[in-house]
Context: one part of a larger RNA
């Protein structure tokens, strides 16, 4: 170190629980608000804070009612102080009070009335007054005005999404609609609304995707009315008219009505506060807002406790529920049945007051019956209806009727017919919704669930709109551990005590990861998915037996899981681990199946009635399906259509449908889960940044020397020029300031852009503060697609929204049976689909249907072959039949030649996918027999598959390349394990149901690793075997052929190898041997006019050839076997290794080994009547089960201990299930049968929480620096004091705006914060602290800009803008010195000062302004001197031209204060007293003033002054800020190396605010 066990820690799963949610039902209510709402702020208690209540009458005041003993709400106990039977607290009802804000209102708008009153006489506009109303908020529902896009259409534009989301206006408890200018169809209905149905029908529709009615029928609920006009009357007006207006009567309809007029007739009825007219009141009754009362039990046992168990009782119109120390009808609260109201509210009830309304039929006349209307045209919209033949309805523009003998409609239009009467209005119920109240229910959740929320819109984040958590449980009861001990301790622990138990406020149970400790075994020669099979040893034990547990020396075999793939150990994806959560659901419609009901067809929907604890039951036939089909239809009908047909043919006639719940699948919905980039709508942002506007501020110092001017020169005058003066400049150098070019560092930073060292600009197109403007297809942009809050080729937030995703990933228990595909056709299609093919399940029927073998019979045109058989290709030879060319001859005819071309004939060879005179094997078709058995077929439900891979055969492409690519046939893998090939998807053997320490074999093997072997005959010498070619080679073996050979071969040795002749030619030469020609002859045994070497040429050597010697085979070629060379790459690697001469190769023989094959024995399952057969498996189909949660019924267990957790040697084929324990725990939980699901996780770069690893590693944030002593304290590097040292010193000092908001000061503390410690702190606790007429702001003014009465404009929201108001960064009155506090001071104190104090109006002045340069210059500051005080030095110098400190302020003045220092006491003073000099010079110079130059020409208003008019005299001066902070307090997530406007800012050297060193002062940067 590993495994195991035990004991703990850690953590918070599991179980149990519920305070909170979710959904639904019923009832109520459906608003609140100028009588000040909703919401908020601030207060309010004896007592700090949160919640609740309340409002300065402030957890409350008054009255009435209820109630009856305690009370002063809660977190949250105690104390204090009180109240209460003279009735408190508490509950109900009514009053009173009700701060500030908010519609927020001292306003505005509308209406009414009155008064007043312009241009303009009357009048009107306008104004004023009074009264009433409105305004705002609120969850959904409603009506209207505007109105998307993603998406779908597999693209997209009409279309769809959808009149949806969203914005806006307004209303009500509902809204809207509504009493026919309607529907219908020859019959009729009779307002509207809602439900069922009609019906996914009629239709609409790139006739695509999709959209989609209505009449009728059945129900719910029912309700009808009023004006305008004609006519009459009356009043008023003038423009006197056939006029207009007000009021009253009249009148309200479509079988047309009314008016006028004529004649006739009629009677006391009806209605009402929701329309039809409108005010109410009283009484009764009911309901609501507090309540009252309410039966019945005891004993024993166990136990901490009784509700449990046992026994004996009781009540019940009450056995709903909850509580009580476990489970209670009889203990408590309640429950059933019953009762109750001072007051308020309420009712669709009843009655009474009260109020209102009303008459019919007939005739004449032709007066009335809703006008810029109906209708038309054009253009739109809405109707289911997309312009269509498009009616009907609505709108814009433009036209434009009729009055009953009229008008509209009936889906273009016309006619007939029918229905209705527009252009005015009101109207309950039935319907929609739920912010809210009350009651109830749940096969809803139970703390990662259920609301985001068991209280939270909190903590926190963001400029903002907005976003948005986590977090429950001690116990019956706090009985919350008295007391003792350890310790610095309020930390923690040990005793003791409480309790049933420590369950101990990190608290029920308390799993796992992870971290420890103890024990057992094991481990230091041993290599790897860490297991499995075998197994020695050791240790321990008992559900006692052929025993178990733990460990595991050694051996065999063995490359994780998921996903995706042709194929993954792959070095392809994903996962750190553990726990919890996490994905095919639901509704409707369709289709198929099994089940059930009925079938003399089935069934109800809405709704109604009855009823329950919850369920349900009964009606309801509207409607739907079926019962009849055919046809385009008319139509006919067991037939019909076609047709001339009675023919033929097509489709029918012969079968059982329907309803319900269940299961499979589909459609519409988000539809298995997670995931875009985007699009649209409405808002929020210019505190960052870009630009602009207004008003302020800043720029050390040095340099250069433009114009102009002056003088001189010069000229006729100029020009020109020298010197000086002058001080210009997008001038120069260079700090502050701004920027960001280079490098390094940094890059889990100090920093989400910096640091360091350099760099650029630095009077300008400069930088900067404050306030303001414009914004998302928009702004802004010296332009980079830059910037618009760390976001920009279209910000951010919320919504449409669960957009869409032919894409990727993930998708959770078990077993059984079968089991694919990677192909065809089509596809804006190719990684997606649809249909077919192949799989599965069910049903059906049945024939040798399919399959195999054999036999027989067929057609074919492939392989092959052939071409003297075509088409074409192709190579010879012979011949010359014919034609042509060329040459010769020729007057012509003709002839001859030809190494030319073509052709014929003959001969030999020969090619073809698109040649065939031929032509198989297979395959295919048919027939028969046999075999085998349902494999075949049909119909229906459900799929998956459309990326294939390698090998063999036949082929195309490619290069007769590919582990390449396309086809066809077969096989394997895919989806297939086992054996072999060392290892090795696709090769060889062989198809795994399970077990066995059985046997036999296949491929392949048999020396060892490693199971099994020998014999015989050859071959090989190369370690070939045990990678490889062309090519090469006297390797070797075998075979064949030819030639020579005892008449003597081959090789060697000896000898010869001659002559004409130096052949001829050529040549300088050429003599065998440069070259050309010829290549004869002679002598010979043989000898080339020469095979090589050689020479200038000769010469010389040699060969062929011959003889001799020798004495047996020699030479060449070819076939086959095995070897050799060729043979060269990067760590060492070509039998798997050792080794091997066989243990290599070839052949033969006989054994053996060898697999999950076959066989044997035993078991399981499927199919089958049996016999028997079968059981590898991905996608996928089918079947059977296990487990979880909940419900019902039945039946049980449990404080003598439920669930959960921990352990365990038992059972089951699996998912799983028991039992057990001196185990833990402490209250609920099972079984069986049914039913219902938020029902099963190892993986989604999943979500949440916890814990590891890295790792005791990096780091601890500027390298300006510490050291010592003393103090305090439990403890000191760090705190305090002192001394020394170091750092900054145009800051790292001081003042002060913004911002922060108590950080300030004092005392105390040390848990957390502080990058370590801490006695310390910007931390925590408590207490304290900010004092103003003159500082700043307001009571004054205005800039940019903002709001904006009236006004103008606009679908709405709203936009612009006048008067007016607001708005500093600017203008505008007044204070200084000293002292004082722990903390404030121009504020307090002392001293001495100063300012303001009428009103409005008009006019004027003034306020009032740039930049640069320059001059003067109070003040300020510094230096030097003077004066005063002190010193003379440890260690070199130092009585001096030495050193140190001071030499100040206020006041007209008198004078006062201060002052180096001295004195006294003292602990470290909180302090007290005294106190010298207190002058001069120089330099600087930014308050202020003046001047000059220049061009870009440089706020407004008020205060103020003057003039005019009116009024009048005392003390007053209010409010807000004031602490601290300039970085550890702001902004950057931090005590962060960044950023942050302005002022003061000393000395030496120096031009200087540079740089270096130092004053004052502050620090040493928290390891």
């Nucleotide at each position: 170190g590993g495994c195991g066990u035990g004991u703990g820690g850690g953590g918070g799963a599991u179980g149990u629980c519920u305070a909170g949610g979710c959904a639904c039902c019923a009832g109520a209510a459906g608003g609140c608000g100028a009588u000040g709402a909703a919401g908020g702020g601030c207060g309010u208690g004896g007592a700090a804070g949160g919640c609740u209540g309340c409002g300065a009458u402030a957890a409350g005041c008054c009255u009435g009612g209820g109630g009856g003993a305690g009370c002063u709400g809660u977190c949250a106990a105690a104390c204090g102080a009180g109240c209460a039977c003279u009735g408190a607290u508490c509950c109900c009802a009514g009053g009173g009070u009700c701060c500030c804000u908010g519609a927020a209102u001292u306003a505005c708008u509308g209406c009414a009335u009155g008064c007043u009153a312009a241009a303009u006489u009357c009048a009107u506009a306008g104004g004023c007054a009074u009264g009433c109303a409105g305004g705002g908020c609120g969850a959904a529902c409603g009506u209207g005005g505007g109105g998307a896009a993603c998406u779908g259409a597999a693209a997209c534009a009409u279309c769809u999404c959808a009149g949806u989301a969203c914005c806006c206006a307004c209303a009500g408890g509902a809204a809207g609609a509504g009493a026919a200018a309607g529907c219908a169809a020859a019959a009729g209905c009779g307002a509207c609304u809602u439900c069922c149905c009609c019906a996914g029908u009629a239709g609409c529709g790139g006739c695509g995707a999709g959209c989609g009615a209505a009449a009728a029928g059945g129900a719910a609920a029912u309700a009808g009315c009023c004006c305008a006009a004609a006519c009459c009357g009356u009043c008023g007006g003038c423009u006197u008219g056939u006029c207009c207006g007000g009021c009253g009567g009249g009148g309200u309809u479509g079988u047309g009505g009314g008016g006028c007029u004529c004649a006739c007739a009629u009677g006391u009825g009806g209605a009402g506060u929701u329309a039809c007219a409108a005010a109410u009141c009283c009484a009764a009754c009911g309901g609501c807002u507090a309540g009252a009362a309410g039966a019945a039990u005891c004993c024993a046992g166990c136990g901490g406790a009784a509700u449990c168990u046992g026994g004996a009782a009781c009540c019940a119109u009450a056995g709903a529920g909850g509580g009580u120390g476990a489970u209670a009808g009889u203990c408590c609260c309640g429950u059933a049945a019953u009762c109750g109201g001072c007051a308020g509210c309420u009712g669709a009830u009843u009655g009474g007051a009260c109020u209102c309304c009303g008459u019919g039929a007939g005739g004449u006349u032709c007066c009335c019956c809703g006008a810029g209307u109906a209708g038309g045209a054009c253009c739109g919209g809405u109707c289911a209806c997309g312009u269509g033949a498009a009616a009907c309805c609505c709108g814009g523009u433009u036209u434009g009727a009729a009055u009953c003998u009229a008008g509209g409609a009936g889906g273009c239009c016309c006619a007939u017919c029918u229905c209705c009467u527009a252009a005015g209005g009101c109207u309950a119920a039935g319907u929609a919704c739920u912010c809210u109240c009350u009651g109830g229910u749940g096969a809803c959740c139970g703390a990662u669930a259920g609301u985001g929320a068991a209280g939270a819109g909190u903590a926190g984040c963001g400029c903002g709109a907005g976003c948005g958590a986590a977090a429950g449980a001690u116990g019956a009861a706090a009985a919350g551990u008295a007391c003792c001990c350890c310790u610095g301790u309020u930390a923690g622990g040990g005793g003791a005590g409480u309790c049933a138990a420590a369950a101990g406020u990190a608290c029920c149970u308390g799993a796992a990861a992870c971290c420890a400790c103890a024990c057992g075994c094991u481990u230091a020669c041993a290599a790897g998915c860490u297991g499995u099979c075998g197994g020695a040893g050791c240790a321990c034990a008992u559900u006692u037996a052929u025993u178990g547990u733990g460990u595991g020396a050694c051996g065999g075999c063995g490359u994780g899981c998921c996903u995706u793939u042709u194929g993954c150990a792959u070095a392809a994806u994903g996962a750190u681990c553990c726990g919890g959560c996490g994905a095919g659901u639901u509704a409707c419609c369709g289709u198929c199946g099994a089940u059930g009901g009925c079938c003399c067809g089935g069934u109800u929907a809405a709704g109604a009635c009855c009823u329950u604890a919850a369920g349900g039951g009964u009606c309801g036939a509207a409607g739907c399906c079926u019962c009849a089909g055919g046809g385009a239809a008319a139509c006919c009908a067991a037939g019909u259509c076609u047709g001339a047909a009675u023919a033929g043919g097509g489709c029918g006639u012969c079968a059982u449908g329907u309803c319900a719940g269940c299961g499979g699948c589909g459609g519409u919905a988000g539809a298995c889960g997670c995931g875009a980039a985007a699009u649209c709508u409405g808002g929020u942002g210019a505190u960052c940044u870009a630009c602009c506007c207004a008003u302020g501020g800043g720029c050390a110092g040095g340099u250069u020397g433009a114009a102009g001017c002056g003088c001189g020169g010069g000229u006729a005058a100029g020009a020109c020029u020298g010197c000086g003066u002058g001080g210009a400049g997008g001038a120069c150098c260079g700090a502050a300031c701004c920027c960001a070019c280079u490098a390094a560092u940094a890059u889990u930073g100090a920093a989400a852009a910096a640091u360091u060292a350099g760099g650029g600009g630095a009077u300008g197109a400069c930088c900067u503060g404050u306030g303001g403007g414009g914004a998302g297809g928009a702004g802004u942009a010296a332009a980079a697609g830059u910037c618009u809050a760390a976001u920009c080729a279209a910000a951010c937030c919320a919504g449409g929204a669960g957009a869409u995703a032919g894409c990727u990933c993930g998708u959770u228990c078990u077993c059984u049976c079968c089991g694919a595909a990677a192909u065809a056709g089509c596809u804006u299609u190719a990684g997606g689909g649809c249909u077919a093919g192949c799989c599965u399940c069910a049903a059906g029927g049945a024939a040798c249907u399919a399959c195999g073998u054999u036999a027989c019979g067929g057609g074919g045109g492939u392989a092959g072959a052939g071409c003297g058989a075509c088409u074409g290709a192709c190579c010879u030879c012979g011949u010359u039949u014919g034609g042509g060319g060329c040459c010769c001859u020729u007057c012509c005819c003709g002839g001859g030649g030809u190494a030319c071309c073509c052709u014929g004939c003959g001969u030999a060879u020969c090619c073809a996918a698109a040649c065939u005179c031929c032509g198989a094997a297979u395959a295919c078709c048919g027939u028969a027999a046999c075999g085998a058995c349902u494999a075949u077929c049909u119909u229906g439900g459900g799929a998956g598959u459309c990326a294939g891979u390698c090998c063999c055969u036949g082929u195309g492409g490619g290069a007769g390349a590919a582990g390449c690519u396309g086809c066809a046939g077969g096989g394997u893998c895919a989806a297939g394990a086992g054996g072999g090939a060392a290892a090795c998807a696709a090769c060889c053997c062989a198809g795994a149901u399970c077990g066995c320490c059985u046997g036999c074999u296949a491929a392949g093997g048999u020396c060892c690793c490693a199971a099994a072997a020998g014999u015989u005959u050859g071959c090989u010498c190369a370690g070939u075997c045990a990678c490889a070619a062309a090519g090469g080679a006297u390797g070797u073996c075998u075979g064949a052929a030819u030639a020579c050979u005892g008449u003597g071969a081959c090789a060697g040795c000896c000898g010869g190898g001659a002559u004409g002749u130096u052949g001829g030619c050529u040549u300088a030469g050429a003599a065998g041997c440069a070259g050309c020609c010829a290549u004869c002859a002679u002598u010979u045994a043989a000898a080339a006019a020469g095979u090589g070497c050689g020479u200038a040429a000769u010469a010389g050597c040699u060969u062929a050839c011959c003889g001799g010697u020798c004495g047996a085979g020699u030479a060449u070629u070819c076939u086959g076997g095995c070897a050799c060379c060729a043979a060269u790459a990067a760590u060492g690697a070509a039998c798997g290794g050792g080794a091997g001469u066989a243990a290599g190769c070839a052949a033969a023989c006989u054994g053996c080994c060898g697999a999950a094959g076959c066989a044997g024995c035993g078991g399981g399952c499927u199919c089958g009547a049996a016999a028997g057969a079968g059981c590898g498996g991905u996608a996928g189909g089918a079947g059977a089960g296990c487990g979880u949660c909940c419900u019902g019924a039945u039946u049980g267990c449990g404080u003598a201990g439920a669930a959960g957790c921990c352990g365990u040697a038992c059972c089951g084929u699996a998912a799983g299930g028991a039992g057990c324990g001196u185990g833990u725990c402490g209250a609920g939980c099972g079984a069986u049968c049914a039913g219902g699901a938020g029902u099963g996780a190892u993986u989604a770069u999943g979500c949440c929480g916890g814990a590891a690893u890295g790792a005791g590693u990096a780091a601890c944030g500027a390298u300006a620096a510490a050291g010592c002593a003393g103090g305090u304290g439990a403890g000191a590097a760090u705190c305090c004091u002192g001394c020394u040292c170091g750092c900054c010193g145009u800051a790292a000092a001081c003042c002060u705006a913004a911002g922060g908001u108590u950080u300030c000061c004092u005392g105390g503390g040390g848990a957390a914060g502080g990058u370590a410690a801490a006695u310390c702190c910007g931390c925590c606790c408590a207490g304290g602290g900010u004092u103003a007429g003159c500082c700043g702001g307001u009571c004054c003014c205005u800039u940019a800009g903002u709001c904006c009465a009236g006004g103008c404009c606009g679908a709405a929201a709203g936009g612009c803008g006048u008067a007016g108001a607001c708005g500093a960064u600017g203008g505008a009155a007044a204070g200084c010195a000293g002292g004082u506090u722990a903390a404030u001071a121009u504020u307090c104190c002392u001293g001495c000062g100063c300012u303001g104090c009428g009103u409005u109006a008009u006019g004027g002045g003034g306020g009032a302004c740039g930049u640069u340069g320059u001059a003067c210059g109070a003040a300020u500051u510094g230096a030097g001197g003077u004066c005063g005080g002190g010193g003379c030095g440890c260690u070199g110098g130092u009585c001096g031209u030495c050193c140190c400190c001071g030499u100040g302020c206020c006041g007209c003045a008198a004078g006062g204060c201060c002052g180096a220092g001295u004195g006294c006491a003292u602990u470290u003073g909180a302090u007290c007293a005294c106190g010298a000099a207190g002058c001069c010079u120089c330099a600087u110079g930014a308050a202020g003033u003046g001047c000059a130059a220049c061009c870009a020409a440089g706020a407004a208003a008020a205060g103020c002054c003057c003039a005019u008019a009116c009024a009048u005299u005392a003390g007053c001066a209010a409010c807000c800020g004031u602490a601290c902070u300039a970085a550890a307090a702001c902004u950057g997530a931090c005590a962060c190396a960044g950023g942050u406007a302005g002022g003061u800012g000393a000395g030496g050297c120096g031009c200087g605010u540079a740089g270096c060193c130092u004053c004052a002062g502050g620090c040493g940067c928290u390891c």